[in-house]
RNA sequence: CGCUUAUCAAGAGCGGCAGAGGGAACUGGCCCGACGAAGCCCGGCAGCCUGCGGAAGCAAGGUGCCCCAUCCAGCGGCGAAAGCCGGAAGAUAAGCC
Numbered sequence: 001c002g003c004u005u006a007u008c009a010a011g012a013g014c015g016g017c018a019g020a021g022g023g024a025a026c027u028g029g030c031c032c033g034a035c036g037a038a039g040c041c042c043g044g045c046a047g048c049c050u051g052c053g054g055a056a057g058c059a060a061g062g063u064g065c066c067c068c069a070u071c072c073a074g075c076g077g078c079g080a081a082a083g084c085c086g087g088a089a090g091a092u093a094a095g096c097c
Base pairs, nucleotide, nucleotide: 002096003095004094005093006092007091008090013042015041016040017039021032022031023030026074027073028072029071043066044065045064047063048062049061050059051058052057070089075086076085077084078083
């Protein structure tokens, strides 16, 4: 890199440094950002695995995450429309080659 399965409705900063970007990628929108983006440090959360436990749960070791929300559309179905449902794509975990 690829395949399978599960989840994507929960949670997490009134901190420090920094200084213009950011919301995965493309297109089109929409939005966040000098009342401070990315990034780093500190701090925090607990979904999956793991450990303990009869369970509820606890821990925070392996990963991961900390936002406004997988932000919406792109492909298909329903609908007069608004919109709804699914798919694709993506993210995370566990397993497999």
Source information: This is a predicted structure of a 97-nucleotide RNA (SAM riboswitch aptamer (S box leader)). It was read from a public genome assembly, where an Rfam model found it. The coordinates come from a structure-prediction model, not an experiment, and the mean pLDDT is 79. It matches the Rfam family "SAM riboswitch aptamer (S box leader)". Rfam describes the family as follows. The SAM riboswitch is found upstream of a number of genes which code for proteins involved in methionine or cysteine biosynthesis in Gram-positive bacteria.